Description
Small-subunit ribosomal RNA, 3' major domain from Methylorubrum thiocyanatum, 475 nucleotides, folded computationally. Its mean pLDDT, the model's own confidence on a scale to 100, is 81.

[in-house]
Context: one part of a larger RNA
RNA sequence: UGACGGGGGCCCGCACAAGCGGUGGAGCAUGUGGUUUAAUUCGAAGCAACGCGCAGAACCUUACCAUCCCUUGACAUGGCAUGUUACCUCGGGAGACCGGGGAUCCUCUUCGGAGGCGUGCACACAGGUGCUGCAUGGCUGUCGUCAGCUCGUGUCGUGAGAUGUUGGGUUAAGUCCCGCAACGAGCGCAACCCACGUCCUUAGUUGCCAUCAUUCAGUUGGGCACUCUAGGGAGACUGCCGGUGAUAAGCCGCGAGGAAGGUGUGGAUGACGUCAAGUCCUCAUGGCCCUUACGGGAUGGGCUACACACGUGCUACAAUGGCGGUGACAGAGGGACGCGAAACCGCGAGGUUGAGCAAAUCCCCAAAAGCCGUCUCAGUUCGGAUUGCACUCUGCAACUCGGGUGCAUGAAGGCGGAAUCGCUAGUAAUCGUGGAUCAGCACGCCACGGUGAAUACGUUCCCGGGCCUUGUACA
Numbered sequence: 001u002g003a004c005g006g007g008g009g010c011c012c013g014c015a016c017a018a019g020c021g022g023u024g025g026a027g028c029a030u031g032u033g034g035u036u037u038a039a040u041u042c043g044a045a046g047c048a049a050c051g052c053g054c055a056g057a058a059c060c061u062u063a064c065c066a067u068c069c070c071u072u073g074a075c076a077u078g079g080c081a082u083g084u085u086a087c088c089u090c091g092g093g094a095g096a097c098c099g100g101g102g103a104u105c106c107u108c109u110u111c112g113g114a115g116g117c118g119u120g121c122a123c124a125c126a127g128g129u130g131c132u133g134c135a136u137g138g139c140u141g142u143c144g145u146c147a148g149c150u151c152g153u154g155u156c157g158u159g160a161g162a163u164g165u166u167g168g169g170u171u172a173a174g175u176c177c178c179g180c181a182a183c184g185a186g187c188g189c190a191a192c193c194c195a196c197g198u199c200c201u202u203a204g205u206u207g208c209c210a211u212c213a214u215u216c217a218g219u220u221g222g223g224c225a226c227u228c229u230a231g232g233g234a235g236a237c238u239g240c241c242g243g244u245g246a247u248a249a250g251c252c253g254c255g256a257g258g259a260a261g262g263u264g265u266g267g268a269u270g271a272c273g274u275c276a277a278g279u280c281c282u283c284a285u286g287g288c289c290c291u292u293a294c295g296g297g298a299u300g301g302g303c304u305a306c307a308c309a310c311g312u313g314c315u316a317c318a319a320u321g322g323c324g325g326u327g328a329c330a331g332a333g334g335g336a337c338g339c340g341a342a343a344c345c346g347c348g349a350g351g352u353u354g355a356g357c358a359a360a361u362c363c364c365c366a367a368a369a370g371c372c373g374u375c376u377c378a379g380u381u382c383g384g385a386u387u388g389c390a391c392u393c394u395g396c397a398a399c400u401c402g403g404g405u406g407c408a409u410g411a412a413g414g415c416g417g418a419a420u421c422g423c424u425a426g427u428a429a430u431c432g433u434g435g436a437u438c439a440g441c442a443c444g445c446c447a448c449g450g451u452g453a454a455u456a457c458g459u460u461c462c463c464g465g466g467c468c469u470u471g472u473a474c475a
Base pairs, nucleotide, nucleotide: 001475002474003472004471005470007469008468009467010466011465012464013463015459016458019423020422021421022420023419026315027314028313029312030311031310032309033308034306035305042053043052064301065300066299067298068297069296070295073125077124078123079121080120081119082118083117087102088101089100090099091098092097105116106115107114108113127290128289130288131287132286136284137283138279139278140277141275143273148187149186150185151184152183153182154163155162156161167178168177169176193267194266195265196264198234199233200232201231202230203229204228207224208223209222212221213220237261240255241253242252243251244250317416321375322374323373324372325371326370333364334363335362338357339356343352344351345350382413387408388407389406390405391404392403393402429451430450431449432448433447434446435445
C1' cells in the first nucleotide's frame, strides 16, 4: 500500500421487511449429471454451467459409431503430358463408385501461340471440428451502470509511499458547494444519440368525413380541417413563489403554471481492473501431433438410449372455473421457389380452384375479456398423460425419429416438506399476436399490444456493494 475480520462508523441496492405471484409435490417438454451403448460427437461447471453454444439433429447438418471405398486427394498454387469432361444410355452396387457404348473440348489468334475446362504422372504440398484458451489475437461473461480508477507539477517522507481523492454538508453520481499544501488535468458520472409523452410547422397515392354531393361499402367526386404517417422545430432549466440551510450546494411544498417536475419514462452507452473466468468446435494464430490417415467420399446407425438425481419451463389440480351460444376492440411484424382472399368439398387437420399483392393499397388477420344459458363440489361436464384405430401435411424418405386432425381410452394430480425465486407501475399477474431459424417441426428465444393490481413502517437482521477508520504473525 492492499487484502481479510463472526472490528467500528456512515450510506446504497427487490438485500431484508411490507405485499403479489411462483419453484420445490403431479404429468409432460427441455437441458444436465449418472448409467448404458459399437457410438450415445464436443464444449459450458457456484453466483457468472444446466430451454447454454443449438435463431430448428429423420437424410443433410455431424464433428461420433459400424461397414464399403479413395490416396496430390472434396479445396489452393506450381511443372510435364494429353483432349476429354459435362450430356445421353446399358450393366453391377446400399451408395460412394466401377465397367461398357454413343456424341463432341471451348474462347481469342498476328496461325507462332495464349487462356479456360477436364484427365493422367511425379513431387513440392493440400487437409485435420486432432492437443494446448495455462503460449495467443479477436470476441464475450462477471463484479457493475457500482462510482470509482489515475496522471502532471508542487509539497511531505531516507524509502515503499502519502497528499490531491481526506474533512463539513449534499447528490442517483469523485454530483455540486465550502474548507484544506495543494493547484490543475485525463478515463469514468452527467449531457450530447434513439424511442415514447404535448404543441407548432412542412407534405398528403393511407386516414377522415368535419363541410357538399354520392354509395351496399370512404365506394366515387371533392378536400387535407381532424386522425395518422415521417421530416423539421418548440418545450423542463429547481426557471418562478414560499419555507429551510452556512448568505452555499441543495432539500421540502395535494405552491403556481404546465402535456410533462425535479435524471419525465424506457433504451443504447460498461472506466482502471478482477476471475491464468469462457471460447484453438465461428474466425485468426505460435508450438506439438497425424500424413494410403487423426485426411477425403458413401450407406446405415447414433447425437432421440433409461433403474435414477438436479436445473429451467408448460399444463393442471377447478366455480374469480369448465362447457355451449353470442360476439366488439389492438399493436408490432412477415410475404414471390412467397402471402394466399372469395367460392366449393371435408366433422376436422386439410384439399380443389385461384382474385389480388414486390405491398400505409392485396394477403397472413382472428384475440382473451364481456353478455346469456348450463354444470353444483364430485377425481367431476375438473385434469389431460398414456394407449388403440382411422386420417392429413411436409419431404427422395416420417421404422429407429416429425407436426397436425377425428373417434375411442381417460393416468397422476385435492395447491405441494425443508428450502428457494421474480417483481416497486402501465410494473407483477393474466391474455392472446407476430418474427427469426425453417421443406416440415417451438411449452424455448426475440418482439408486440389487451386487461391490469397489492405493498414499502423502516434499515435491527440475511446477501452484495461504496467511503472513512481500526487490528493483523497474510501478500